[in-house]
Background
Small-subunit ribosomal RNA from an uncultured Pseudomonadota bacterium, 1402 nucleotides, folded computationally. It matches the Rfam family "Bacterial small subunit ribosomal RNA". Its family is annotated with structural constituent of ribosome and ribosome in the Gene Ontology. Its mean pLDDT, the model's own confidence on a scale to 100, is 85.
RNA sequence: GAGUUUGAUCCUGGCUCAGAAUCAACGCUGGCGGCGUGCCUAAUACAUGCAAGUCGAACGCGAAAGUCCCGCAAGGGAUGAGUAGAGUGGCAAACGGGUGAGUAACGCGUGGGUGACCUGCCUUCGAGUGGGGGAUAACGUUCCGAAAGGGACGCUAAUACCGCAUGACAUCCUGCCUUUGAAGAGGUGGAGAGCAAAGCUGGGGAUCGCAAGACCUAGCGCUUGAAGAGGGGCCCGCGUCCGAUUAGCUAGUUGGUGGGGUAAUGGCUCACCAAGGCGACGAUCGGUAGCCGGCCUGAGAGGGCGGACGGCCACACUGGGACUGAGACACGGCCCAGACUCCUACGGGAGGCAGCAGUAGGGAAUUGUUCGCAAUGGGCGCAAGCCUGACGACGCAACGCCGCGUGGAGGAUGAAGAUCUUCGGGUCGUAAACUCCUUUCGAUCGAGACGAAUGGCCUCCGGGUGAACAAUCCGGAGGAAUGACGGUACCGAGAGAAGAAGCCCCGGCUAACUCCGUGCCAGCAGCCGCGGUAAUACGAAGGGGGCUAGCGUUGUUCGGAUUUACUGGGCGUAAAGCGCACGUAGGCGGAUCGAUCAGUCAGGGGUGAAAUCCCAGAGCUCAACUCUGGAACUGCCUUUGAUACUGUCGAUCUGGAGUAUGGAAGAGGUGAGUGGAAUUCCGAGUGUAGAGGUGAAAUUCGUAGAUAUUCGGAGGAACACCAGUGGCGAAGGCGGCUCACUGGUCCAUUACUGACGCUGAGGUGCGAAAGCGUGGGGAGCAAACAGGAUUAGAUACCCUGGUAGUCCACGCCGUAAACGAUGAAUGUUAGCCGUCGGGCAGUAUACUGUUCGGUGGCGCAGCUAACGCAUUAAACAUUCCGCCUGGGGAGUACGGUCGCAAGAUUAAAACUCAAAGGAAUUGACGGGGGCCCGCACAAGCGGUGGAGCAUGUGGUUCAAUUCGAAGCAACGCGAAGAACCUUACCAGCCUUUGACAUCCCGGUCGCGGGCACCAGAGAUGGAGCCCUUCAGUUCGGCUGGACCGGAGACAGGUGCUGCAUGGCUGUCGUCAGCUCGUGUCGUGAGAUGUUGGGUUAAGUCCCGCAACGAGCGCAACCCUUGCCAUUAGUUGCCACAUUCAGUUGAGCACUCUAAUGGGACUGCCGGUGACAAACCGGAGGAAGGUGGGGAUGACGUCAAGUCCUCAUGGCCCUUAUGGGUAGGGCUACACACGUCAUACAAUGGUCGGUACAGAGGGUUGCCAACUCGCGAGAGGGAGCCAAUCCCAGAAAGCCGAUCGUAGUCCGGAUUGGAGUCUGCAACUCGACUCCAUGAAGUCGGAAUCGCUAGUAAUCGCAGAUCAGCAUGCUGCGGUGAAUACGUUCCCGGGCCUUGCACACAC
Repeated sequence: GAGUUUGAUCCUGGCUCAGAAUCAACGCUGGCGGCGUGCCUAAUACAUGCAAGUCGAACGCGAAAGUCCCGCAAGGGAUGAGUAGAGUGGCAAACGGGUGAGUAACGCGUGGGUGACCUGCCUUCGAGUGGGGGAUAACGUUCCGAAAGGGACGCUAAUACCGCAUGACAUCCUGCCUUUGAAGAGGUGGAGAGCAAAGCUGGGGAUCGCAAGACCUAGCGCUUGAAGAGGGGCCCGCGUCCGAUUAGCUAGUUGGUGGGGUAAUGGCUCACCAAGGCGACGAUCGGUAGCCGGCCUGAGAGGGCGGACGGCCACACUGGGACUGAGACACGGCCCAGACUCCUACGGGAGGCAGCAGUAGGGAAUUGUUCGCAAUGGGCGCAAGCCUGACGACGCAACGCCGCGUGGAGGAUGAAGAUCUUCGGGUCGUAAACUCCUUUCGAUCGAGACGAAUGGCCUCCGGGUGAACAAUCCGGAGGAAUGACGGUACCGAGAGAAGAAGCCCCGGCUAACUCCGUGCCAGCAGCCGCGGUAAUACGAAGGGGGCUAGCGUUGUUCGGAUUUACUGGGCGUAAAGCGCACGUAGGCGGAUCGAUCAGUCAGGGGUGAAAUCCCAGAGCUCAACUCUGGAACUGCCUUUGAUACUGUCGAUCUGGAGUAUGGAAGAGGUGAGUGGAAUUCCGAGUGUAGAGGUGAAAUUCGUAGAUAUUCGGAGGAACACCAGUGGCGAAGGCGGCUCACUGGUCCAUUACUGACGCUGAGGUGCGAAAGCGUGGGGAGCAAACAGGAUUAGAUACCCUGGUAGUCCACGCCGUAAACGAUGAAUGUUAGCCGUCGGGCAGUAUACUGUUCGGUGGCGCAGCUAACGCAUUAAACAUUCCGCCUGGGGAGUACGGUCGCAAGAUUAAAACUCAAAGGAAUUGACGGGGGCCCGCACAAGCGGUGGAGCAUGUGGUUCAAUUCGAAGCAACGCGAAGAACCUUACCAGCCUUUGACAUCCCGGUCGCGGGCACCAGAGAUGGAGCCCUUCAGUUCGGCUGGACCGGAGACAGGUGCUGCAUGGCUGUCGUCAGCUCGUGUCGUGAGAUGUUGGGUUAAGUCCCGCAACGAGCGCAACCCUUGCCAUUAGUUGCCACAUUCAGUUGAGCACUCUAAUGGGACUGCCGGUGACAAACCGGAGGAAGGUGGGGAUGACGUCAAGUCCUCAUGGCCCUUAUGGGUAGGGCUACACACGUCAUACAAUGGUCGGUACAGAGGGUUGCCAACUCGCGAGAGGGAGCCAAUCCCAGAAAGCCGAUCGUAGUCCGGAUUGGAGUCUGCAACUCGACUCCAUGAAGUCGGAAUCGCUAGUAAUCGCAGAUCAGCAUGCUGCGGUGAAUACGUUCCCGGGCCUUGCACACAC
C1' cells in the first nucleotide's frame, strides 16, 4: 500500500496478501564452473582405523631378519648396529580439535581495581655453578595369573634422588623516614634463623695424564635474584529473558575477634561473640536459555536470532575426589561410586567418538571409514628431523550466492499441424522448414603453471667472540634439492548447431483468456470466495504472463503492523476513568539572591580485538570471493572547562497553601422530642342489599348486617401544598416542625505563617437497593405462594388475598446503567441570556451597573469518525494516578485473599469465528406520531356464501383424461365456439430426404380435373375410363417450370429451460410521483432543489427559501357524448299539396345524417385569504369550475406471466420426442372451491290486448309476402352488396282478466316418449320443439362482493367465434333509485417526522 464487516458511507478494529531472509525440508525438473555451507532431532549407543608426541647433544641397556667368514656339524664371529626397541630422565601432553547438556551467574559484555596475587618456555641485567652419598627401573634369574597384570631375589647409570659447603637479594622479627585517606609499598638501619645448583656437546697449541681426561675456549644447560613481555587468578560499577495465580527469604545466615587454609582477598573454613543481612528499584521460588562480536529484517527506533567465522565460559558416559605440574581438579591421565557395553578358564578384567572419517537409531532432514604434511601453524629437538584427521586439498549434495551456456543473421505460400471462429478468418508465427555464419561451455587431442623460499646443505665474502688461520654466532652474494592438490588451472588444435529447459501462475488483491468436460458432484482455496447445465476460480487443451537451472509448496523470522505507539496510539457513545474520598512510598512542584557542579553541555586523553557493515583502491577474464588502506563502532572510563536550566545546600519573599477576625446561605450529618392529614384495624350508632373489582368478569367481602355515614380509640409508616434544569454534600445520598452536638462552603476586611503544595501504587475509611445474623416492630405496600381471569398455553401482564422484606438498634455484605457512561489538580482561550449565595456603587427591601463563588441554556474559534463538546471543554498546555489492545469462550475455570452464607475480588487457557463494533446515510418496516386521499370504512341499494343447474379449477380415477395459469394480479382464464377436424394426449396400424424449404444426379413431359373398381377401419396399395396436351428458344432432350425415383447435406419437433432471452402482457396505479445539469453544504454515503406556509384531483399553482433551471409523469392536445351555427340533402326528414305507403310532387325550415367551426376561460360580480394562488356564493349559460365517458400507464417493483401466438441462445430426439391415419380421450365422478344464469314468488305468475329504442349484421349471406305444422320448422320465392330490402315481434311498461300465500296456476331440475335442424356422422358427446313428469328451494351461518347518477338495480336487443351449439364475452339502448353525519376504526396509497440490532428489507 491492497483485500475483507455495509444497500452504500466514514471511523474503530482484527484477519489476510504483496517484500526480504533461511544451517532448511518436500514436489516437478536439471548443462557447466567458481566461492561458501552441510545432524537444528537422541549431551542417544558406538564396530574399525587414525587424531600427542619428541629428545642418544641427560642415562644405562640393547636385538632380529638378511648378507659374509670360520666350522663336518652343533655352533661361533663380522656386518646389519650401538640401529630397531623398550626403560630411567627432561619438555610437551592444561595448546590445538569438538559440543552447548548445565548455567539467570561477576557466566558473559563493557569499564575499572589488585595498597590482596601467580606466571614454565621467551627477552634484558646481576651473581653462582664447589664437594660428596645412597638407591632404582630397564636388564638377569624365578614365581603367580586365562588375561590384564603382579610378586620375590640379584646387578646398574644419570641433567633421577638426598645431605654438606658458600651465599647476595629476598622472607621472618624489630627501629626510623617518605608517598598515601589508608601500608602487607618504597628507602635506610639492627640481631639472628632457615634456604641453590648438573651437567652435556664442539674445537684446541703448549703443560700434566696410560687412557678417559684435566686445562683453555665456544655453545646449550642448571641455580639464585631484578626487570620486561605475554598469559592467568581474584574483586567492583553498569548492562543482561518470562511469571506476583511465586511476597516474604536467610542459621555460616550478616558482621566482629582470633586461628587455619590459599599464589592471593574473603565465613573460604573453624571457635567464640553480637543479631543481623536481602526484599515491591521485585528478594525467594518456578519456567526458559550458554553470553558476545555479530546475522536477518526495518527509513530509523526497534524486533527476532546467536548455525558457519572470531572472543569468553561450561562440559567430556553420569556423580564425586584429589594427584602431578608454572599452569588441570585434566576429552584421547589417575582413584571411588553408578548405569551400560565387551572379554573371561567365572576367579577376575577392559572401555568411554560432544576429535576426523564411519555405523546403528531417532528424524521431514544434513556428506568420504579419501590424499598430504608441499604450504600455514603447533610440540619436541643444537640440528637434520619426527609427530600433527590442526591445517592444506580432493570427493558428495542446485543447500546458498555469483557467473556462463542451451546458438546468431536472414527467411511468408504467413507451409503442415494444433486451437479458436461471427466460417470470412484469427492465433501459435519468423516460430519451423530452408540459406548463410559462429563455436563459449561440454566431448577428443596436445602443451602445461603460480603456489617454493625460508630453514638446512654447498661455494664465496664481511663482521663478533676467542690466544687461535679451529669451533661457534651474525650479515650478504651465488647454487642445488623439495608439490598432496595435479597432468589440475590456464593456453592451443580439429570437428560440428552438433550434447544442454523447465517450473509456477492466468476471478480480485496480482502481470496474464478462450474452448471443451463436469453439474454444490469431482474438486479448488493465502483472504474474499468459486462449483446447483452456458465455470476466464474445478479437470484438460490452445493461447498468454512471470521467473529461469531452477520453479513452486510448507515451516520459521522481521516487515507491512502507528496492531504495545521512546520515535509513534488511545479511554463521552467504538475496547478502555477505580463508586467516592483521605493518605504512605514514589513522581512533579512558586519568586529572589548566593554557593556547589551530581545531572547537562564543550574540549582533550584512554578504551571500544580482529573479522563483519560502509567508502576508496587492488587480485582472481567479470562477479560472488579475497586482500590493502580509511572511516565507523552512536558505548564506557578519565581529565580540563562552562554554569543558563534541573538537583543539593544556605538566606530571603508573598502571589500558591493555610491561620486569625467579622458576616452569610443551606433537605450537610448524628441524637432526642413533637405535629397534623391519610390508610388500616377495633368499639359504638344510623342504615339495607349489595359492595368491590375489571376491557369485560370472577375469585373476595356482605342478612352472623358489609359498602356508605357519624363519633371514639389503637398502631405503624411516610411527610401533600411550599418545590424551582432551586439548595447542601466527596460520592452514595439528603425534604413536616423544635432543640442539642457537629462537618464543610462562600463573601469582606486587614493582620499572621512563609511553599507548609498537587497527585497518589499499596493502605484506610465511607459506600443505593437487595441480601445475611441477633433482638424488636409490623399500618400500608409487597418477592415467594394461593386463588380468579386472559390465552393455543400463560409458571406473565389484569384482579382478590398474602409471607419474608420494607421500619428501629447493633453487626456483616461491598456491589449497581454507583452515569455527566466524561479521574484529580493548575493556568490560558470571543460572547449573550437566566438562576442561587455574598460584597461594592448609584440616597433606596424596587431597579441598574460591577465583582467573587455556585448552577443551567445558546453559541465563536478550536477539537471530534460523526453525533456533539465548547471558561462547569471532549479546546490549548503541564503534573500525577487508573485503565485498554478483535469477537466468542469469560469476568468463566483453577489457585490465592475476603465473607456466616449468598457471593465479592484477583484472573487464564484449550477451542472457535472473519468478523464483532461506533456514528451517520438512503430505503423498507412499526399493534409510532402528524397531514391527506380512495366505494377504504361509515350511510344506503342489490348480491355471493344455503338450493338445483351451467361453467372453470383442485382432487381422485383412467390406456389417455394434452398443456399452461396459482393470494390480491390462477379458477365463464389462454379457449371470439373440443361430435370428426381442432388436438398438442392414449392404444393400434403405416411411413423414413420425409406433410414443408434449398442444392445435386437420373428419368418423364407435363400437371391437373372428373367418373368410378378391388383389398383395407383408414392412411395406403393395386388396376381402369374420360377431359385437358406448359413456356422460352440460338431448335441442342438447350434453359425454365412441374412430377417421379435416388444419394446426402438437411428438414421437422406444441420436446426441455420464461431462472439464458426479445417482443407482448398483468400488477402496485391514472397513484403523484421519479430524476438530471450547474451551484451550495457534508471527510463521505448523501443532502439541498423535491422541505416549509397555503392550495389543488394532481410535485396543480402561489409565497417563502442556497438554490437556479430542466426532463419523464399530471394537465392540455385525440375520440365520443351534451348546445349552437355553417355547408350538404339521398335511401333521411315533412311546415305545403296528394295518397294513406314519405308513396309521389315540391322543398331542405325542423329532426337526422356527417364534415367544418363556435362555445367554458374561475372570463364577470360579492365574500374569505398575505393585496397571492385558490376557495365559497351568485349571475349569465345547453353546459361551471377536469361538464360525463374513453384512449393515453413516469422511474421502477414482483428472477410476476408467456419457449403452446411469434422470434430466439443453449441442450435433447433423428426408421423418432418427426410425419400420416381411423378409433378413443380432453365431456370420467365418493368429494372440495371459484364465477355466472334461474329461482324461492303477489312490486309476482299466467292469459288476452296495446306502445316506445339504440347499436349492429347480411351474397357460401340476411331472407319479406303467401301456404303447411300446436311448435321447433318446412315449402316458397319478392327484395337487398344495404340511412332504400331483410334479420326485426324489442322487453320490462300500459289496459283488462285470473290466481290469494300454498311447496302453490311459484320453481323448473330430473326422467320417459315423440320430433325438428345442422352436419360425412349427433352412441360416447349438439342445440331446439311438443306431450308427460314436477327434485331441491319458503331469502340463506361464520364470512364476503359490487356500486356515488343516467350510476346501482331491472328489462330486453345486437355482434364476434360459428356447419351446428352461449346462462360466457363484447357492445346497445329502455325504465330508473337510495345514501354519504363524517374520517375514530378496517384495507390500500401519498407527504413530513420519529424509532430500528431490518437491507432477499416484518